A computed fold for a 518-nucleotide part of an RNA from a Candidatus Colwellbacteria bacterium, annotated as small-subunit ribosomal RNA, 5' domain.
Taxonomically the source falls in Candidatus Colwelliibacteriota (Bacteria, Bacteria candidate phyla).
The coordinates come from a structure-prediction model, not an experiment, and the mean pLDDT is 84.
Context: one part of a larger RNA
RNA sequence: GGAUGAACGCUGGCGGCGUGGAUAAGGCAUGCAAGUUGAACGAUCUUCUUUUUCUUUGAAGUUGCGAUUACAUCAAGACCGAUUAGGAUUUGAAGAUAGUGGCGAACGAGUUAGUAACACCUUGGUACGUACCCUUAGGUUUGGUAUAGCUCGCCGAAAGGCGGGGUAAUCCCAAAUAGUCUCGCAAGAGUAAAGUCGCAAGACGCCUUUGGAGCGGCCUAGGUCCGAUCAGCUAGAAGGUGUGGUAACGGCGCACCUUGGCAAUGACCGGUAGGGGGGCUGAGAGGCUGAUCCCCAACGACGGCACUGAGAUACGGGCCGUACACCUACGGGUGGCAGCAGCCGAGAAUAUUCGACAAUGGGCGAAAGCCUGAUCGAGCGACGCCGCAUGCAGGAUGAAGGUUUUCGGAUUGUAAACUGCUUUUCUACGGGAAGAAUUUUUGACGGUACCGUAGGAAUUAGGAGCUGCAAACUACGUGCCAGCAGCCGCGGUAAUACGUAGGCUCCGAGCGUUAUCC
Numbered sequence: 001g002g003a004u005g006a007a008c009g010c011u012g013g014c015g016g017c018g019u020g021g022a023u024a025a026g027g028c029a030u031g032c033a034a035g036u037u038g039a040a041c042g043a044u045c046u047u048c049u050u051u052u053u054c055u056u057u058g059a060a061g062u063u064g065c066g067a068u069u070a071c072a073u074c075a076a077g078a079c080c081g082a083u084u085a086g087g088a089u090u091u092g093a094a095g096a097u098a099g100u101g102g103c104g105a106a107c108g109a110g111u112u113a114g115u116a117a118c119a120c121c122u123u124g125g126u127a128c129g130u131a132c133c134c135u136u137a138g139g140u141u142u143g144g145u146a147u148a149g150c151u152c153g154c155c156g157a158a159a160g161g162c163g164g165g166g167u168a169a170u171c172c173c174a175a176a177u178a179g180u181c182u183c184g185c186a187a188g189a190g191u192a193a194a195g196u197c198g199c200a201a202g203a204c205g206c207c208u209u210u211g212g213a214g215c216g217g218c219c220u221a222g223g224u225c226c227g228a229u230c231a232g233c234u235a236g237a238a239g240g241u242g243u244g245g246u247a248a249c250g251g252c253g254c255a256c257c258u259u260g261g262c263a264a265u266g267a268c269c270g271g272u273a274g275g276g277g278g279g280c281u282g283a284g285a286g287g288c289u290g291a292u293c294c295c296c297a298a299c300g301a302c303g304g305c306a307c308u309g310a311g312a313u314a315c316g317g318g319c320c321g322u323a324c325a326c327c328u329a330c331g332g333g334u335g336g337c338a339g340c341a342g343c344c345g346a347g348a349a350u351a352u353u354c355g356a357c358a359a360u361g362g363g364c365g366a367a368a369g370c371c372u373g374a375u376c377g378a379g380c381g382a383c384g385c386c387g388c389a390u391g392c393a394g395g396a397u398g399a400a401g402g403u404u405u406u407c408g409g410a411u412u413g414u415a416a417a418c419u420g421c422u423u424u425u426c427u428a429c430g431g432g433a434a435g436a437a438u439u440u441u442u443g444a445c446g447g448u449a450c451c452g453u454a455g456g457a458a459u460u461a462g463g464a465g466c467u468g469c470a471a472a473c474u475a476c477g478u479g480c481c482a483g484c485a486g487c488c489g490c491g492g493u494a495a496u497a498c499g500u501a502g503g504c505u506c507c508g509a510g511c512g513u514u515a516u517c518c
Stems, first nucleotide, its partner, number of pairs: 001518004006514005013388006019381002026344003030341003035103003040100002043097006052088004061079003066074003110299003120223003124219003128216003133212002137208004141175004150165006181190003195204003225271003232262003237259008274296004278289004301322005324335004352378001354377003360374001361372004391421004401412004426455006435445001462507005468487002473502005483490002
């Protein structure tokens, strides 16, 4: 000099783009972060509709026990039944709800504790797997009984559970068929399926299968920090045969056999540490580093285990143990923010319990759509980088004031005042996007960016330094005191080194200090 996820001190106008829990992988109140599908299924409820029927209301009209009576009028009751309300039943439609089934939940999001290792990077390989997607060839036949929901009964404070009855399916099971597929030298043996929507055409599925894409498993050689005040380490240990297991090779597991295997080219042990693309610095070689973004790995309070599944030994699934915390009727239960916000704690120190699915992407769905703290945005912090502003021109009696003085002056200083100008910015008012992919509809951001009009120099400048290194000096105060200091060193009565003032120097919405790296 450069750099930083910085912090601290003084100061602080705006915008754009970034960035922000580095410490306690310490503990967490609250809300949200993974659902969707009625075009797989049976039900329940609501609304509308349709058929039949029952009850209810009872206009007008007809009749008339009677009353009054000149015509005529009133009228208990009966007939008819427009109309009103409700119940049951039935057809269809729409919607809602929990449950069964399917797909997803193994992605996305977080963190870096562990790990010195095939964890990662680079190279080469194959004994393997693969849901959804593309592609090839075929198939989709016949039957069956369960179970949730529901209903009835019971237990429990709750969480939840038990029993009886009965029911559906793209749930489950059996049989048939078997080109392909699996096993086998062959003969041969074995192994499938599900329907839904639609008037139909057909569409979407389902089963078997060929190839692919992408993704993953495994193996391999090289690379990958410090310590020798760590020198020997090792019995499933090294190899073989067999067998089991796995998607797959393999001591991966087991039985038997052999006694090997590793090591100064550093085994073993101890310490430290996620790795890489990258970042900082440097002319480079190199040194240091691994925040944000991308790839990989590992982890999800701690330890262990499997289940389901194409895929997990599964952060917001399960079981067991431990610690902690909460509820309790004391019998027993519940929980896991290293998701987004937020709280406490520790700390020098790190943000909102915000908006929206408009865009991009993801899950489900035929679709409409629903969900999405991914994401897109807004908020906070000069934390960083970049840009802009705090005016421009003229103006000498070199005003006043300050400082200084050899008392003449010098300096602050064209600085101010004053005159003219401008309006970036600001304020007010008016207009107002792109981002939307289209036939139409759809914008959180946002009445934002931007544009126009009006107003008036209006709406801020600070910080550090001034002995030398190193740009910039005088006066007063102090008197080895108070203090300064990166190093050398200043201060003991004229201190350019302390403190204050004026002046000056360097940067400037920043300037210094501290820490760390080159």